Predicted 3D model of a 352-nucleotide RNA (Bacterial RNase P class A) from Flavobacteriales bacterium TMED113.
Lineage of the source: Bacteria > Pseudomonadati > Bacteroidota > Flavobacteriia > Flavobacteriales.
It matches the Rfam family "Bacterial RNase P class A". The family's RNA type in Rfam is ribozyme.
[in-house]
């Protein structure tokens, strides 16, 4: 030079003029004002109510090892395992608890015999050889046999336990015993951990008004201290089931009238930055500095001039500048993006 890998930022700028929110001011006018994903609504949570509770099944959801965090299905840093020349990429509990599946093809997909071999009346024995397939009883030799076979021997490979040595661990290196179809658990299942429901239209709080009106169906019973316990009985508590709360003029259904305004929740936060110190790093201590929308049908723009990037042209010019808009708020995956510019690397080939 090309072609990969891989980090990680920006994503139009200035300047005038009006203009619209919010606070602060009384003033003519200061100051701030939509994102890296605000998106999806996939996870975790704060936070608010049930509510001052729980236990069991169910059901669901995570899964290599440490070490981070409020807390995760995230982050970091390590071990296997598979793909890739390579730099990387993607993955993780069990197949010896059981059950089930492996389509065509093939004698059989594990309780094997087509075709070969070999004995040889009939048959009977065999898995080394051949076929079919993704995959056919763990490989190679070399004895053995009637012809064969881990039959038996030597080496190697899986796989199970277990010694040694490093390592916080998953694991690796050597050694020993023992054994030999295989894959599949986003099949079913088993082991281990964990999960209260519900959501800012969540909740709380003034104000106004007004009939819970009329229908319907429930409301048990003991005991005695006469309003107290025990039990039924309704309704809550996540899907049951026990347990618990709560009820005496109240619970359900069905109708039916009144009123719907306001203020809080709402943005000072697990909160951003900047250094030092620990640490491999995420990350944490400690110091300091900052105060960066709060709208409530929805404000965060409109104009003009001037630049900067890309594109096409010899030039002049002309056209364009991406995805896409905050609504209780964080932390994260996952997508969407016109162009710009960056951090390590690899292979290949050419000069020096």
């Nucleotide at each position: 030079a090309a072609u990969c890998a891989u980090u990680a930022u920006c994503g139009c700028c200035u300047u005038a003029u009006c203009g619209c929110u919010u606070g602060c001011a009384a003033a003519u006018g200061c100051a701030a004002g939509a994102g890296g994903a605000a998106a999806g609504u996939c996870c975790g949570g704060a936070c608010a109510a049930c509510a001052c509770a729980g236990a069991g099944c169910a059901c669901c959801a995570u899964a290599c090892u440490u070490c981070u965090u409020a807390a995760c299905g995230g982050g970091a840093a390590g071990a296997g395992u598979u793909u890739g020349u390579g730099a990387a990429a993607a993955u993780u509990a069990g197949a010896u608890a059981g059950u089930g599946c492996c389509a065509c093809a093939g004698a059989a997909a594990a309780u094997a015999a087509c075709c070969g071999c070999c004995a040889u009346u009939a048959u009977g024995g065999u898995a080394a050889g051949g076929g079919u397939g993704a995959a056919a009883a763990u490989g190679u030799g070399a004895g053995g046999u009637a012809a064969g076979a881990g039959c038996u021997c030597a080496c190697a490979g899986g796989g199970u336990u277990u010694u040694a040595u490093a390592g916080u661990a998953a694991u690796a290196u050597a050694g020993a015993a023992u054994u030999c179809g295989g894959g599949u658990a986003a099949a079913c299942c088993u082991u281990a951990u964990g999960g209260g429901u519900u959501g800012a239209a969540a909740g709380a709080u003034c104000a106004a008004a007004u009939a819970u009106a009329c229908c319907a169906a429930g409301u048990u019973g003991u005991a005695u201290u006469u309003a107290u316990a025990c039990u039924a009985a309704u309704a809550g508590u996540u899907g049951c089931u026990c347990g618990c709360u709560a009820u005496a003029a109240c619970u359900u259904g069905a109708g039916g009238g009144g009123u719907a305004g306001a203020u809080c929740g709402u943005u000072u936060g697990a909160a951003u930055u900047u250094a030092u110190u620990a640490g491999u790093a995420a990350u944490a201590a400690u110091a300091a500095a900052u105060c960066u929308a709060g709208a409530u049908a929805a404000a965060u723009g409109a104009u003009a001039a001037g630049g900067a990037c890309u594109u096409a042209u010899a030039a002049c010019u002309a056209a364009g500048u991406a995805c896409a808009g905050a609504a209780u708020c964080c932390g994260g995956c996952u997508u969407a993006u016109a162009g710009a510019u960056u951090u390590u690397g690899a292979u290949u080939a050419u000069a020096a």